This is a predicted structure of a 345-nucleotide part of an RNA (small-subunit ribosomal RNA, central domain) from an uncultured bacterium. Model confidence (mean pLDDT): 85 of 100.

[in-house]
Context: one part of a larger RNA
Order: sequence, then structure tokens, then C1' cells
RNA sequence: UUGGGUUUAAAGGGUCCGUAGGCGGGCUAAUAAGUCAGAGGUGAAAUCCCACAGCUCAACUGUGGAACUGCCUUUGAUACUGUUAGUCUUGAGUGCUACUGAAGUAGAUAGAAUGUGUAGUGUAGCGGUGAAAUGCAUAGAUAUUACACAGAAUACCAAUUGCGAAGGCAGUCUACUAAGUAUAUACUGACGCUGAUGGACGAAAGCGUGGGGAGCAAACAGGAUUAGAUACCCUGGUAGUCCACGCCGUAAACGAUGGACACUAGCUGUUGGAUUUUAGAUUCAGCGGCCAAGCGAAAGUGAUAAGUGUCCCACCUGGGGAGUACGUUCGCAAGAAUGAAACUC
Repeated sequence: UUGGGUUUAAAGGGUCCGUAGGCGGGCUAAUAAGUCAGAGGUGAAAUCCCACAGCUCAACUGUGGAACUGCCUUUGAUACUGUUAGUCUUGAGUGCUACUGAAGUAGAUAGAAUGUGUAGUGUAGCGGUGAAAUGCAUAGAUAUUACACAGAAUACCAAUUGCGAAGGCAGUCUACUAAGUAUAUACUGACGCUGAUGGACGAAAGCGUGGGGAGCAAACAGGAUUAGAUACCCUGGUAGUCCACGCCGUAAACGAUGGACACUAGCUGUUGGAUUUUAGAUUCAGCGGCCAAGCGAAAGUGAUAAGUGUCCCACCUGGGGAGUACGUUCGCAAGAAUGAAACUC
């Protein structure tokens, strides 16, 4: 490379947008580039293959044939692909109406809890554990009442729920923005799918500058436990966690399952619409559960496929060495991305 694969054996990019490229709906006409057929020219000789012949055989050599799968010219064919022109509506999209949701951004605001401060009541303990101790407390703690302040998170509702491309998103209200779905109709008329390079977004931790800091809590300190205890348990506690702006660009970023389209038995729960004859039924879009065929090494999967097919991208090729070294790019750094070999089994 071919072939074969990618849920769990090696292997789906974290996600989306999109350039080039690849692929692409129905009908009609033209063209004849691809495609197919005929003819002509060329495709040196040797070699290879076949037949016969010559050296006693063979290697070797000679003669003839075939082949040289190619290229050029020309004459035709027109189903398919391409190109051009026209047309269509079912793919795709737009408008109107209705609906949906923890989708996003900004601002405002609510109550409970926690902590602190001040004041009152009140007196000897509180706290913590398997048991204790460190710790707090007669300078009046804990408990309790009132007031004030601060920061962070939003009990119940709550769900096998919903929304979002993914990461993710949850008190309430307002403004702005985006998305999806349904109904019937109007409009555009293939405008589509995928997508190397590229761009944007991207949990947590971490970084920079400036704020903020209640609770929690790496590091750290002390008390226990223990043979030891750089831990598990306890008392404290700083970065951090929060906000604004800017970086980082990684995760078991998981459904360990790339995207799009079409088709293929049933049963059932549920969310949001529509229709209805309103018990209920039908239908559209989505989210779940159990199973038939099929698939699969099995576990399992099974219209949300891992079934049957088409198109495009990404990735894999024994274990270790190693996601390391070197180089390059990016980054303030931490590091990230790309990514070997020797050697060894």
C1' cells in the first nucleotide's frame, strides 16, 4: 500500500461554523469532455510467452507467431457521469400565526441559613470523638432575644423532567438576543450533505491585574490514632472558591458509539403541540424502558441501531521504550499541540 476495522480488544477529532475539495433531487433539450464501438498510424531490437529448428542433451542460439494491456488521428453511439439551456417541487430555506423550555447576556430584587458586630437575659461550661485531646469560655462563652452588616448558594416545587452544538444551565422579575416545534397556506426553486487547512466556543484546576472574602478548604500548624502515620478522625487555617477584564485549551470533554439521508416487527412510560366524536383515540416533534428479526467474539444492541444501504471527514496497525527525546508552533508561566528512534520482549 491493499485488504480489514474504530461501544468494551489498537482506533471517533471536546463541540460547532465554514474555505478548498469530494458527493449530490425530478423532467426536457443540446453537446459529446469522461464512457463504449469500428478503422488507420505508432508502440525499435533484445527480453517475457507459444511453436518449430541447430549445437549428442541442457544452458545457449536461430526462425516464425503472439504480446507490448499504451499513445495519437479519425468515424460513429448517447444509457450513465460531466457541461450548457429551460422547467418542476418532494430536499433546503424564508414570511405570517400559535406554543415551549434551569438556552444566553445585562440589570434589579426576595426569603431561609451561616458568620461577625452591638445591646439585653443568664451562669459554668461549650465544642468535638470510637474514646479523647488540641480549641473556645468568669476579660462572662455555649444557649436565647432584638437590631445591624457581609459574602456565597438558591430548600420545597424536582422528575426515569426540560433546554442547549458541546462545555453546561435551577429563587423571582425586567430588558435584549438566540433556538426548536406545530398548523394550514404563501413565496424562493436544489439554494443541499460533508468538510483537510482555518475560525469561534470550550468543566475543573492554574496564571496576570484590580476588587471581594461569609461558609468551605489544597498547603501549613496543632491534637489524636499508630510500631511509625508526612494519612484516614478532630481543632484551626492561607491560596483558591466569588466579581470584572485578559490568558490557559485540557478531562473517564463518555453514549468510552463522528455527521447527514433513506428504509426495516411489536409493546410501553413521558414532555411540548395539533386534530377530534373528549372514556379516550389519531398524528407531529422530542426524551426514556422492554423485546422480534438482523447484527455481534460475547456482554449486548435493536427505528435514538452496534440492522440494511449511500456520501464525506477523523482515526487504528503487537507490548514496553513513550505521549518520552529532538525540532517547530503556541503560552507570562504551568505547560499544550505536533511527535520519533535505538534498544528490549